[in-house]
This is a predicted structure of a 73-nucleotide RNA (transfer RNA) from a Pyrinomonadaceae bacterium. It matches the Rfam family "tRNA". Rfam classes the family as a transfer RNA. The organism belongs to Pyrinomonadaceae, within Bacteria. RNAcentral records the identical sequence in 2 taxa. The RNAcentral record of the sequence draws on ENA and MGnify. Its mean pLDDT, the model's own confidence on a scale to 100, is 81.
RNA sequence: GCACGCGUAGCCAAGAGGCGAAGGCGCAGGUCUGCAAAACCUGUCAUCGUCGGUUCGAAUCCGACCGCGUGCU
Numbered sequence: 001g002c003a004c005g006c007g008u009a010g011c012c013a014a015g016a017g018g019c020g021a022a023g024g025c026g027c028a029g030g031u032c033u034g035c036a037a038a039a040c041c042u043g044u045c046a047u048c049g050u051c052g053g054u055u056c057g058a059a060u061c062c063g064a065c066c067g068c069g070u071g072c073u
Stems, first nucleotide, its partner, number of pairs: 001072007010025003018056001026044006049065005
């Protein structure tokens, strides 16, 4: 330099044009308990890498750029 893949919450991760963007872990509070642990309940937290385009409508499609990974030269 070229090709391909990926980028969503503190961490992991689903979602592939229209639900209020799932779920798990974590964290906070509570129930329970003599105290804990476990279990259960409630809460917490994402304008989806950035900018632009398409569309009535974009996390999702298109382009550029940024970052990471793999392969090739």